Small-subunit ribosomal RNA, 5' domain from Rhodococcus artemisiae, 504 nucleotides, folded computationally. Its mean pLDDT, the model's own confidence on a scale to 100, is 85. The RNAcentral record of the full RNA draws on ENA and SILVA.
[in-house]
Context: one part of a larger RNA
RNA sequence: GACGAACGCUGGCGGCGUGCUUAACACAUGCAAGUCGAACGAUGAAGCCCAGCUUGCUGGGUGGAUUAGUGGCGAACGGGUGAGUAACACGUGGGUGAUCUGCCCUGCACUUCGGGAUAAGCCUGGGAAACUGGGUCUAAUACCGGAUAUGACCAAGGACUGCAUGGUUUUUGGUGGAAAGUUUUUCGGUGCAGGAUGAGCCCGCGGCCUAUCAGCUUGUUGGUGGGGUAAUGGCCUACCAAGGCGACGACGGGUAGCCGGCCUGAGAGGGCGACCGGCCACACUGGGACUGAGACACGGCCCAGACUCCUACGGGAGGCAGCAGUGGGGAAUAUUGCACAAUGGGCGAAAGCCUGAUGCAGCGACGCCGCGUGAGGGAUGACGGCCUUCGGGUUGUAAACCUCUUUCACCCAUGACGAAGCGAAAGUGACGGUAGUGGGAGAAGAAGCACCGGCCAACUACGUGCCAGCAGCCGCGGUAAUACGUAGGGUGCGAGCGUUGUCC
Numbered sequence: 001g002a003c004g005a006a007c008g009c010u011g012g013c014g015g016c017g018u019g020c021u022u023a024a025c026a027c028a029u030g031c032a033a034g035u036c037g038a039a040c041g042a043u044g045a046a047g048c049c050c051a052g053c054u055u056g057c058u059g060g061g062u063g064g065a066u067u068a069g070u071g072g073c074g075a076a077c078g079g080g081u082g083a084g085u086a087a088c089a090c091g092u093g094g095g096u097g098a099u100c101u102g103c104c105c106u107g108c109a110c111u112u113c114g115g116g117a118u119a120a121g122c123c124u125g126g127g128a129a130a131c132u133g134g135g136u137c138u139a140a141u142a143c144c145g146g147a148u149a150u151g152a153c154c155a156a157g158g159a160c161u162g163c164a165u166g167g168u169u170u171u172u173g174g175u176g177g178a179a180a181g182u183u184u185u186u187c188g189g190u191g192c193a194g195g196a197u198g199a200g201c202c203c204g205c206g207g208c209c210u211a212u213c214a215g216c217u218u219g220u221u222g223g224u225g226g227g228g229u230a231a232u233g234g235c236c237u238a239c240c241a242a243g244g245c246g247a248c249g250a251c252g253g254g255u256a257g258c259c260g261g262c263c264u265g266a267g268a269g270g271g272c273g274a275c276c277g278g279c280c281a282c283a284c285u286g287g288g289a290c291u292g293a294g295a296c297a298c299g300g301c302c303c304a305g306a307c308u309c310c311u312a313c314g315g316g317a318g319g320c321a322g323c324a325g326u327g328g329g330g331a332a333u334a335u336u337g338c339a340c341a342a343u344g345g346g347c348g349a350a351a352g353c354c355u356g357a358u359g360c361a362g363c364g365a366c367g368c369c370g371c372g373u374g375a376g377g378g379a380u381g382a383c384g385g386c387c388u389u390c391g392g393g394u395u396g397u398a399a400a401c402c403u404c405u406u407u408c409a410c411c412c413a414u415g416a417c418g419a420a421g422c423g424a425a426a427g428u429g430a431c432g433g434u435a436g437u438g439g440g441a442g443a444a445g446a447a448g449c450a451c452c453g454g455c456c457a458a459c460u461a462c463g464u465g466c467c468a469g470c471a472g473c474c475g476c477g478g479u480a481a482u483a484c485g486u487a488g489g490g491u492g493c494g495a496g497c498g499u500u501g502u503c504c
Base pairs, nucleotide, nucleotide: 001503002502003501005500006499007498008497009496012371013370014369015368016367017366018364019363020329025327026326027325029324030323031322034073035072036071039070040069042067047062048061049060050059051058052057053056080282081281082280090206091205092204093203094202095201096200099199100198104195105194106193107192108191109190110189111188112146113145114144115143121136122135123134124133125132126131152175153174154173155172156171157170158169159168160167161166208254209253210252215245216244217243220242221241222240223239224238225237226236227235257279258278259277260276261272262271263270264269284305285304286303287302288301307318308317309316310315335361337360338359339358343357344355345354346353347352374404375403376402377401384395385394386393387392408445410440411439412438413437414436418431421428422427448493449492450491451490452489453474454473455472459488460487461486462485463484469476470475
């Protein structure tokens, strides 16, 4: 000098930040991922029209609010944590002639003919529940089949070319793909090619400690055939060979998420990786796949385990390292708040719905910064306190008193920007009656903490008497203590001041 700090004493206001560093300990409760009726069959409220009459009901038509279900997209983003990991995990620079990429953009071509089911509904069972069985009916942008085909894949032949495996292109022969809705517009669907974005894989180099770890390795190292993947590869498998790594530190052990950065320092360097941003890993513990463009998936599924809960004992349910909040641990770390108004995200043609992301508010002097606690005059140098050589000195212009001012806080009134948005229009701001502005009253409501032997700015008195105590080092204290305690005075900083801890 610095801090995500803590502790002691003290504490007026505001702005901007920041707040479980410990138990990746266990979690009550609420919320954190939905949306689309312009994909579909159903359900059908209000309103309107008509008829009947028991004059406020019934029937029919229209109308479409509403939604459980099928289906589509999203749920792989956003948010949290740092356990594991010494590794191509990260940083940086490359490669992919070994790859994929939903939504989006561009270009070309197409969007044809059919079929069988099923949920919901209705009927009927089982179960305490969670849930689940059977029969029957029905729709689709759900599912299946046929036709068409530039192009894709496979086999054979030719041409051009390169950084090796190869790449590009051409001819011939075989296999699979479209879906509608609407009133025109519009929104879609399919195939191929390109782009953009995102991702996978591979490589060079770089960044901890330990030799009181010296040898390590059998899918191990390489090859061939096969499998698997979007894709290379011992990634997996069969066979063959006997290799591969290591003192330039293999293997083992310990510790640790990495970086942009942050702190310190003149720099070189050293330490750290909280907030913010990028990447990675994880989601009660361990394992596994399914769906999908994308997961081996925090608020999905299955299995095993520990724990908790319900039970009719047969069987079931759960996962806060999301936001709040609770217990526990700890020196220690906040509200079970408001709003989608803005920014952003998902769905939707849109209106809109959802969004503990986010925007705000609350709490904490935890940090940084700003402001205030008054200003000028005022000597009889008042009273009181303390000291005294008893003359006085000091507190001290300090107070009283006079003249002013009113920042901040308080009261009253007014009152935003953020919305150049959204919406056909009406209208629409959580923050917030906040900030700001005008007016009002009155010095009125607002100062402490540490230190005073030297280092180190600041001294006397009393008490105590190697006691009580102080202390960072040197050291003070045993009867005149500037070093302990108290008082007066002083010094330093100031809404803070000290102490402790850690780093330079």